[in-house]
RNA sequence: GUGCAGCGCGUCUAGGGUUCCGGCCGGAAGGUGACUGGUCCGAGAGACGCGACCCGGGUUUCCGGGCACACGGCGGGCAAAAACCCCGGGAGGU
Numbered sequence: 001g002u003g004c005a006g007c008g009c010g011u012c013u014a015g016g017g018u019u020c021c022g023g024c025c026g027g028a029a030g031g032u033g034a035c036u037g038g039u040c041c042g043a044g045a046g047a048c049g050c051g052a053c054c055c056g057g058g059u060u061u062c063c064g065g066g067c068a069c070a071c072g073g074c075g076g077g078c079a080a081a082a083a084c085c086c087c088g089g090g091a092g093g094u
Base pairs, nucleotide, nucleotide: 007051008050009049010048011047012046015041016040020038021037022035023032024031025030053066054065055064056063057062069089071092075087076086077085
């Protein structure tokens, strides 16, 4: 200097909006997320758990340990919508 890797799933949280429920307005139709909420979406750089993987011990599926670090747009995507979601540990920076 160049390239590669830095795993998967679940529960939840920060966060997010507005299909549905509820709230509010309205006689109704309907409107309203410049409504605390329930449902819902939801983290690579948040938490916890399970598994995979690695090391050591034991020998029949068990015990102990490890799994580090992590600044970051613009833009685009979503059959409700938005987002610290996804593109993305991307571009770029160090």
A computed fold for a 94-nucleotide RNA from Bauldia sp., annotated as Guanidine-I riboswitch aptamer. Of the family's consensus pairs, 100% are formed in the model. Its mean pLDDT, the model's own confidence on a scale to 100, is 84. Rfam family: Guanidine-I riboswitch aptamer. Its family is annotated with regulation of gene expression in the Gene Ontology. About the family: This family represents a conserved RNA structure found upstream of the ykkC and yxkD genes in Bacillus subtilis and related genes in other bacteria. The function of this family is unclear although it has been suggested that it may function to switch on efflux pumps and detoxification systems in response to harmful environmental molecules. NCBI's taxonomy places the organism under Bacteria, Pseudomonadati, Pseudomonadota, Alphaproteobacteria, Bauldia.